This is a predicted complex of two RNAs, RNase P RNA and transfer RNA, with 458 nucleotides together. Its mean pLDDT, the model's own confidence on a scale to 100, is 76. Rfam match: Bacterial RNase P class A. It is annotated as a ribozyme.
RNA sequence: CAGGCCGGCCGGGCGACCGCGUUCUCGAGGGGCAACUCUCGGGGCCGAGGAAAGUCCGGGCUCCACAGGGCAAGGUGGUGGCUAACAGCCACCCGGGGCAACCCGCGGGACAGUGCCACAGAAAAUAGACCGCCUCCCUCCGGGGAGGUAAGGGUGAAACGGUGGUGCAAGAGACCACCAGUGGUCCAGGUGACUGGAUCAGCUAGGUAAACCCCACCAGGAGCAAGGUCAAGAAGCCGUCCGCAAGGACGGUGCGUGCACGUUCGAGGGCUGCUCGCCCGAGUGCACGGGUAGACCGCACGAGGCGUCAGGCAACUGGCGUCGUAGAUGGAUGGUCGCCCCCACGCAAGUGGGACAGAACCCGGCUUACAGGCCGGCCUGUUCG
RNA sequence: GGGCCCUUAGCUCAAUUGGCAGAGCGUCGGACUUUUAAUCCGCUGGUUGUGGGUUCGAGUCCCACAGGGCCUA
Numbered sequence: 001c002a003g004g005c006c007g008g009c010c011g012g013g014c015g016a017c018c019g020c021g022u023u024c025u026c027g028a029g030g031g032g033c034a035a036c037u038c039u040c041g042g043g044g045c046c047g048a049g050g051a052a053a054g055u056c057c058g059g060g061c062u063c064c065a066c067a068g069g070g071c072a073a074g075g076u077g078g079u080g081g082c083u084a085a086c087a088g089c090c091a092c093c094c095g096g097g098g099c100a101a102c103c104c105g106c107g108g109g110a111c112a113g114u115g116c117c118a119c120a121g122a123a124a125a126u127a128g129a130c131c132g133c134c135u136c137c138c139u140c141c142g143g144g145g146a147g148g149u150a151a152g153g154g155u156g157a158a159a160c161g162g163u164g165g166u167g168c169a170a171g172a173g174a175c176c177a178c179c180a181g182u183g184g185u186c187c188a189g190g191u192g193a194c195u196g197g198a199u200c201a202g203c204u205a206g207g208u209a210a211a212c213c214c215c216a217c218c219a220g221g222a223g224c225a226a227g228g229u230c231a232a233g234a235a236g237c238c239g240u241c242c243g244c245a246a247g248g249a250c251g252g253u254g255c256g257u258g259c260a261c262g263u264u265c266g267a268g269g270g271c272u273g274c275u276c277g278c279c280c281g282a283g284u285g286c287a288c289g290g291g292u293a294g295a296c297c298g299c300a301c302g303a304g305g306c307g308u309c310a311g312g313c314a315a316c317u318g319g320c321g322u323c324g325u326a327g328a329u330g331g332a333u334g335g336u337c338g339c340c341c342c343c344a345c346g347c348a349a350g351u352g353g354g355a356c357a358g359a360a361c362c363c364g365g366c367u368u369a370c371a372g373g374c375c376g377g378c379c380u381g382u383u384c385g
Numbered sequence: 386g387g388g389c390c391c392u393u394a395g396c397u398c399a400a401u402u403g404g405c406a407g408a409g410c411g412u413c414g415g416a417c418u419u420u421u422a423a424u425c426c427g428c429u430g431g432u433u434g435u436g437g438g439u440u441c442g443a444g445u446c447c448c449a450c451a452g453g454g455c456c457u458a
Base pairs, nucleotide, nucleotide: 001381002380003379004378005377006376007375008374009373010372012340013339014338015337016336017335018334020047021046023044024043025042026041027040028039029038030037031036049356053367054366056365057364058363059362060361061223062222063221064220068276069275070274071273074218075217076216077215078092079091080090081089082088093107094105095104096103097102108214109213113212114211115208116207117206130153131152132149133148134147135146136145137144138143161179162178163177164176165175166174180204181203182201183200184199185198186197187196188195189194227297228296229295230294236253237252238251239250240249241248242247255289256288257287258286259285260284261283268280269279270278271277304323305322306321307320308319309318310317311316341354342353343352344351345350386457387456388455389454390453391452392451395410396409397408398407404441413427414426415425416424434450435449436448437447438446
């Protein structure tokens, strides 16, 4: 210098003006005995993200369930560790790819069992004879029949170890040597997955479990529209009128109609998958029509962020210090201008552009989208010095 | 906000256990008719929403996205 691999971070900055939301505060006016509250106006603090997204996992939190028997069903899947937990992360093992840095793997079991393997091919799984080879028989001399043979050809995604030899009519792990694999036993190393070695067995075993299944482990169900408090017949809601508003006055409503089943001859419900069984039990279910969407809590300090020290290869953990940082429900977080920054075009003046996307109970992950930019580490190659 | 489902030809739907993706309507062409409709005959039409994986082989099985729809106070 070229090419490549991995990790981390930012994702516009400053100022002015206008505007919005939460909250605090000041002033004016009003309601109320008061606490307090309403309207208008001024001022102050704070105000989206690395993914807030998809809702794919896991947990916190909340409510329900938590007598029993039987059946069914979900998830995870090398090993060790981390964690509140996980399908996440870290380290290692094995397999595959790459010269390498490094990357990828839903990575238990196919000698517990069952199923499937289209087409082609003779045969697709304790198999199988189409061609070929060999033996015997027949023959009209073209060939035909019976048997043996998995070494050769051909088919296929896949054809029942490989090479050489012995052997044989021809052949074949039929036998032998070596190689490869598998399984058993033993030794050594490792927490372990596993690795290395010795020895025995001709054992040679097809694939598929993201087919049923087997093994090991995990798992009760629902979700903040969870759930709780206040308001209780004088409340609430609807309509009309008065009022800037809080509120007040009057009237109406207290859901209505229809159908079906049922009250000991048991509808329906509960035991949160089903069933048995047990228990509760007088209303239940469906359709149509009308009305409404109260206030507050949950709810912003949490497995929290940052810095530093210590332990650990690392994920991560612990100690100390420090920070205060959105909380809507008509759903806020925005717009304009100036200067600067980056990119493109242009000689220049200048012009255009700056992504993906937006909280809704919270948190840890995964996945997906993303203009542009910064930093660090490593590998390979070439040339020059 | 939360929970759940679906996607195959232009439209409506099939595809048995993973084994050559089909049917009806429609479009197009032809016949019949003076012409049109109806009728008859023939043809065409597919990246099975997208991408990746498992498998010899995927519409089907698994994963991630995209689009659409339903329920819920």